This is a predicted structure of a 73-nucleotide RNA (transfer RNA) from Ovis aries. It is recorded under the gene name tRNA-Val-TAC-5-1. Its Rfam family is "tRNA". RNAcentral holds the sequence, with entries from GtRNAdb and Rfam.
[in-house]
RNA sequence: GGCUCCAUGGUGUAGUGAUUAUCACAUCUGCUUUACAUGUAGAAGGUCCUGGGUUCAAUUCCCAGUGGAACCA
Numbered sequence: 001g002g003c004u005c006c007a008u009g010g011u012g013u014a015g016u017g018a019u020u021a022u023c024a025c026a027u028c029u030g031c032u033u034u035a036c037a038u039g040u041a042g043a044a045g046g047u048c049c050u051g052g053g054u055u056c057a058a059u060u061c062c063c064a065g066u067g068g069a070a071c072c073a
Base pairs, nucleotide, nucleotide: 001072002071004069005068006067007066010025011024012023027043028042029041030040031039049065050064051063052062053061
């Protein structure tokens, strides 16, 4: 330099155009315990990487950028 893929709560992850964006772990609170752990009920936590475009409507489609990974040279 070329090419492909990835970016979504603190971490990991689902989501092929319209619904309050999914689940697990973690965090916080209640119950359980002498206490802790486990279990159980609940809560908080997301400008869906950035900008632009298409569309009545974009996390999703298109373009550019940024960051990361693999491959080729």